[in-house]
Molecule: SAM riboswitch aptamer (S box leader)
Organism: mouse gut metagenome
RNA sequence: AUUAUCAAGAGUGGACGAGAGAAUCGGCUUUAAGACUCCACAGCAACCUUAAAGAAGUAAGGUGCUAAUACCGACAGAGCAAAGUGCUUUGAAUGAUGAU
Repeated sequence: AUUAUCAAGAGUGGACGAGAGAAUCGGCUUUAAGACUCCACAGCAACCUUAAAGAAGUAAGGUGCUAAUACCGACAGAGCAAAGUGCUUUGAAUGAUGAU
């Protein structure tokens, strides 16, 4: 770079010690009853490989993942409501993961 998926699912212990939730901004949530991150074990199940056998399903393995829709919105279209400028929906952009 291309392509598929992203509204479901899944925790304990130890270490560390202040923010974290992708970037910018606005919110909102979460966090010293120790978050985030790392390690161990466990779990979930999206992609890939192998097996039986050629489908579904199953097993093992490789990556991945285990707060909140990718936490929500900001860009555009349509609709509704209009005192506010809001709500609903569709798409794009950006991001994450797998495979090539």